[in-house]
RNA sequence: GCUCAGAUUGAACGCUGGCGGCAUGCUUUACACAUGCAAGUCGAACGGCAGCACGGGGGCAACCCUGGUGGCGAGUGGCGAACGGGUGAGUAAUAUAUCGGAACAUAUCCGGAAGUGGGGGAUAACGUAGCGAAAGUUACGCUAAUACCGCAUAUGCCCUGAGGGGGAAAGCGGGGGAUUCGUAAGAACCUCGCGUUUUCGGAGCGGCCGAUAUCGGAUUAGCUAGUAGGUGAGGUAAAGGCUCACCUGGCGACGAUCCGUAGCUGGUCUGAGAGGACGACCAGCCACACUGGAACUGAGACACGGUCCAGACUCCUACGGGAGGCAGCAGUGGGGAAUUUUGGACAAUGGGCGCAAGCCUGAUCCAGCCAUGCCGCGUGAGUGAAGAAGGCCUUCGGGUUGUAAAGCUCUUUCGGUGGGGACGAAACGGUUCGUGCUAAUACCACGGACUAAUGACGGUACCCGAAGAAGAAGCACCGGCUAACUACGUGCCAGCAGCCGCGGUAAUACGUAGGGUGCAGGCGUUAAUCGGAAUUACUGGGCGUAAAGCGUGCGCAGGCGGUUUGUUAAGACAGAUGUGAAAUCCCCGGGCUUAACCUGGGAACUGCGUUUGUAACUGGCAAGCUAGAGUGUGGCAGAGGGGGGUAGAAUUCCAGGUGUAGCAGUGAAAUGCGUAGAUAUCUGGAGGAAUACCGAUGGCGAAGGCAGCCCCCUGGGUUAACACUGACGCUCAUGCACGAAAGCGUGGGGAGCAAACAGGAUUAGAUACCCUGGUAGUCCACGCCCUAAACGAUGUCGACUGGUUGUUGGGUGGGUAACCACUUAGUAACGAAGCUAACGCGUGAAGUCGACCGCCUGGGGAGUACGGUCGCAAGAUUAAAACUCAAAGGAAUUGACGGGGACCCGCACAAGCAGCGGAGCGUGUGGUUUAAUUCGAUGCUACACGAAGAACCUUACCCAGGUUUGACAUCCCGUGAAUCCCGCCGAAAGGGGGGAGUGCCGCAAGGAGCACGGAGACAGGUGUUGCAUGGCUGUCGUCAGCUCGUGUCGUGAGAUGUUCGUUUAAGUACGCUAACGAGCGCAACCCUUAUUGCCAGUUACAAGUGUCUGGCGAGACUGCCGGCCACAAGCCGGAGGAAGGCGAGGAUGACGUCAAGUCAGCAUGGCCUUUAUAUCUGGGGCUACACACACGCUACAAUGGGUGGAUACAAUGGGUCGCCAAACCGCGAGGUGGAGCCAAUCCCACAAAGCCAUCCUCAGUUCAGAUUGCAGGCUGCAACCCGCCUGCAUGAAGUCGGAGUUGCUAGUAAAUGCGCGUCAGCUAUAGCGCAUUGAAUACGUUCCCGGGUCUUGUACACACCGCCCGUCACGUCAUGGGAGUUGGUAACACCUAAAGCCAGCAGCGUAACCGCAAGGAACGCACUGUCAAAGGUGGGGCUGAUGACUGGGACGAAGUCGUAACAAGGUAGCUGUACGGGAACGUGCGGCUG
Repeated sequence: GCUCAGAUUGAACGCUGGCGGCAUGCUUUACACAUGCAAGUCGAACGGCAGCACGGGGGCAACCCUGGUGGCGAGUGGCGAACGGGUGAGUAAUAUAUCGGAACAUAUCCGGAAGUGGGGGAUAACGUAGCGAAAGUUACGCUAAUACCGCAUAUGCCCUGAGGGGGAAAGCGGGGGAUUCGUAAGAACCUCGCGUUUUCGGAGCGGCCGAUAUCGGAUUAGCUAGUAGGUGAGGUAAAGGCUCACCUGGCGACGAUCCGUAGCUGGUCUGAGAGGACGACCAGCCACACUGGAACUGAGACACGGUCCAGACUCCUACGGGAGGCAGCAGUGGGGAAUUUUGGACAAUGGGCGCAAGCCUGAUCCAGCCAUGCCGCGUGAGUGAAGAAGGCCUUCGGGUUGUAAAGCUCUUUCGGUGGGGACGAAACGGUUCGUGCUAAUACCACGGACUAAUGACGGUACCCGAAGAAGAAGCACCGGCUAACUACGUGCCAGCAGCCGCGGUAAUACGUAGGGUGCAGGCGUUAAUCGGAAUUACUGGGCGUAAAGCGUGCGCAGGCGGUUUGUUAAGACAGAUGUGAAAUCCCCGGGCUUAACCUGGGAACUGCGUUUGUAACUGGCAAGCUAGAGUGUGGCAGAGGGGGGUAGAAUUCCAGGUGUAGCAGUGAAAUGCGUAGAUAUCUGGAGGAAUACCGAUGGCGAAGGCAGCCCCCUGGGUUAACACUGACGCUCAUGCACGAAAGCGUGGGGAGCAAACAGGAUUAGAUACCCUGGUAGUCCACGCCCUAAACGAUGUCGACUGGUUGUUGGGUGGGUAACCACUUAGUAACGAAGCUAACGCGUGAAGUCGACCGCCUGGGGAGUACGGUCGCAAGAUUAAAACUCAAAGGAAUUGACGGGGACCCGCACAAGCAGCGGAGCGUGUGGUUUAAUUCGAUGCUACACGAAGAACCUUACCCAGGUUUGACAUCCCGUGAAUCCCGCCGAAAGGGGGGAGUGCCGCAAGGAGCACGGAGACAGGUGUUGCAUGGCUGUCGUCAGCUCGUGUCGUGAGAUGUUCGUUUAAGUACGCUAACGAGCGCAACCCUUAUUGCCAGUUACAAGUGUCUGGCGAGACUGCCGGCCACAAGCCGGAGGAAGGCGAGGAUGACGUCAAGUCAGCAUGGCCUUUAUAUCUGGGGCUACACACACGCUACAAUGGGUGGAUACAAUGGGUCGCCAAACCGCGAGGUGGAGCCAAUCCCACAAAGCCAUCCUCAGUUCAGAUUGCAGGCUGCAACCCGCCUGCAUGAAGUCGGAGUUGCUAGUAAAUGCGCGUCAGCUAUAGCGCAUUGAAUACGUUCCCGGGUCUUGUACACACCGCCCGUCACGUCAUGGGAGUUGGUAACACCUAAAGCCAGCAGCGUAACCGCAAGGAACGCACUGUCAAAGGUGGGGCUGAUGACUGGGACGAAGUCGUAACAAGGUAGCUGUACGGGAACGUGCGGCUG
């Protein structure tokens, strides 16, 4: 870094679903909308009367007339329609939140004051006549008002030049009856109420202004022209660039401008909090109403259900023209994972109108739909063990499901059924009483009493009755995290998976089942937010090596700042006060049976404002101080910098002399140079670059860096003692300067070195390492570049905190001196405390603190792309994303490994001897062949191995023929004794006959054993898995190791012990030692052998002894002496001894490694087969043969071979289906024969090399014996495939063996024979043993191989047969560039310009006012102008999509080429830069150590 467990949601999806309460319910297309409804009301403003009802009149009737009454369509007029309801598109400030402010308006309402007089002219409706499809509209005529207009009056009011001037109104209804008028109705009149006019004030509501706060991007750094402010004027309800003229500017790194995103808040979710995310429902504010613009009316709008214009869309049309706007409630289509009824009612609450009754109200109250959420209830309770049946598992015993069920005894919530049945509804109204108003008992207002009516929800909530366990449980999970395990199926398949990861034949991870766990009317999944995450760290992180200190300095802004006094009160602190809407959260109560929910009160709202106080601290101001900082004076050290001059050594070159054949170079060579005279050597000269020794862990500098010597100019440091200034300081974003090497430009220079390049080597290749040459470059001057492992991988400054040792510079004191002590500035080593993940750091800190700056936030992609800036270029700097992985990384630990180091051992090498590898043959293996050549073993550690012995058998393989409860075991039934003998068919297995034979035990029923037949359980399998196993074995290795307990050290893994020194064959022993002990290994104990004693034995003709055989003992222990070591362990030498330092050999094999070998020795889980993969038989095969390898035998000869001779000397063993003597036969194998022997007695059984003679004389032979022919022998049922032996004959290759390789250190190698097992026989030259003869060599540990210990490096841990880099090829994915193409967007410039306001106005028109009139004033229309939406044109900006081709990147199972890195990785690595190369890379120059 990734991931999970928690809480949450306006959710959706899957499975499931009993009831109720309370809430919520288009988050997507501010997409388009059919239909209905959502704003009307008032006749007590008006003229009236279309329609309804009543009354009246006329008329015979039909019917007609009549506004007279209730009322009222349409109209005039008033009020409302600016509220209520919806939505969140726009808006980053014309907004919101909080706190303030002054220059305003306000219908209705409340309070105060003053009025309400008198006139006028019109116009809808209506009538008549037209136009039009419609919407609608024209002309003429009549009429009313609370519609409109003057006049009068003016307490307030407005203007003013303070003289003055200006400006209102409307009536309607109820009641009364004195007076007047009137035919009457009624009016005047009086009164009450409502209205109306002016004005003052209030309340509430609204407009305006300011401060503070409010997302991301700097790869958006400059923006602005009414723009910012002022003066004056205009305009507005009102301040104001709101508008205009003039003047001056304004904003921005405390982020302007631009781009993206977004309604804001109370609050909601989460969190311990601080925070983070969000802004559904409810509440406040804002904005919008198809899109854009505009005004009108009005108190209020620039107006959701108003108007005008433009645009898009839809609809109607008679084609001329018109109509419309659900982001109101329902509803439809569309979009979408997804969101409800075209319901009821105005009963309640509220709103509009009205005097009121009342009307309207998709606001609202209710109901409906949906498990969408929260809350509550239920699906029963008790008893019940034969622990039922069934299921599942099983070690077959049982376990579990499980008191669960059944059964028995109870209860009845909810649901169903029958009945009763609310609260929410009392106002208004009516009657009446009182009070007020009044002339009034009218009217009206207020109060009291009585009283009628009014319920959508709803026959709902709730209550009662009876019946009845009756109608009501699912979902997810069970490998770890994380509660919960078994079986079967599947077999890297199907699938799972949040992360790690499961699945390749025994899956607790897939699927199913049983069981279990969790939650439950829900449960899971998905999406999303916070948490965990101290992985953004304010609370609360870091930067030596994990990511991270700018390469270094100077320094403006900014941040921080010594000490004393006074003052101030900005910060700070304290008190008071205003505000912080309600709801929400919290606390205490109350109401629904409880809860959710609702509700009363309180607290809180951590905030902002006002005001009072305090003065310690920070800040401001003033005055001081000297400890910080600086200046002056005298010394000192120094490769500090710049310029000039000069010196010697060396390299190279040139000239000359001497001189001759080589030189140079390397691992070895070659290219190269040289007989045209090199190298070497001497003399002279030229030229460039660098400065040996001194020289150092030494000095100087800010860093980069700086080195011969001398001169000139110049910066800094340090020291001593005083004097002076008086905080002048520290740090530092942007900025400026310097900045190795390489590189670039211009001009010089060029000795050496040396990228590139060329040649020679090396190599599989060698674009490298090595060699010979060699150009840029390296050097100088000037100008650029600006990067490094520019490193102490450690920013600068200051303070504090134990020491020791060295060294450089200065000073003080002591000392004759050497030197010592102290002090300061540097520079190194070690270390206390402390810190650190560890390593380590440690007064020069990475310790303890302070100030400021820079930087980091998983790995890769990538320090890359795009954009910007800089550069001549190379390139530098700033700096992403998509996509991809679950890691990448640090330090330390244990191993393993190294073409790292040290030490040690081993027939490991070396020194030797004999071999193998060449030949022929034997045997095994591979390969090939075959019907089959059965199977296994396969580097060392398979290959004379399993196999201690394949002609049949063995035998597992092949062909053919048979059997199917079976060749073999157990159980059951039946029959028969068993058994033996003889024919037949057949290759045999087998089939089918005949005969003999009647057994044993027995209480007489039967039983035991055997054989045959039958049925089924089952047998059988050398079928598979050694990667499921046991057991056994091989190997490292008879190597010396492997561990434990306690203690100690370490955060831990681990370490210590077990290291170190000496020693040993040995972790053997001793010493030291934070270790002390112990275990498995070593050694010893055991066996054999060498010497000996005793006892016993002895199968020689007898006796004794000895040899011999067996048993029991002894002996050897560094015990003794000398030397060495450390007074140790021990080593060396010697004596004695049969044997001497483990005497020799064997058995004995630690913890472990190799998934080593074996399922075919045996055993065994799982799987497979069951008229076959079982079983029987005959024949064949395992014995094949172009070839290759392994282990052997025999040889190649003279140290030999042949022949002959005397004849010598063993040991281990074996023998009754056996060994077999003597004797005889045969050339021989062998045969006959049968004595002896169950073995120290007899036999196998003569040992052979050896010894003595002789022949052969170096040759394919008198070597060698293969092969082949003939003749025989033996075993066996049987020697054809396919046995061994004998005799005679034949007489092949082979003349000592390439590269390479094996064994052996003493009774060993080598040579020689003998025995045994297996076995009828044998292919044994094999294996296991035995004796006989009997050597050579070891200097030594450099090297090869293997091993042990310590140490070191590591990017390895499947552990070097490891890991791992890049190109190329193929596939997939995202992305950059790209001729372009196509959209979007906001501006700018110009053109055109609708509606409309305003202004102008020469045209036309006009009731009220003025005027006697003409006419005037004023208004309207038209026209003109400014502004101006949409539209058009243009060039640019930003941005999206797409694009032939192209660049790199990521990922992918085993592709190709090399091997760059990790070990000294085989040329140490890395690095900046330059050049080169298929690729990793190589080389040059400089740097770093990681």
The RNA shown here (small-subunit ribosomal RNA) has 1490 nucleotides and comes from a Pseudomonadota bacterium. The organism belongs to Pseudomonadota, within Bacteria. The sequence is in RNAcentral, with records from SILVA.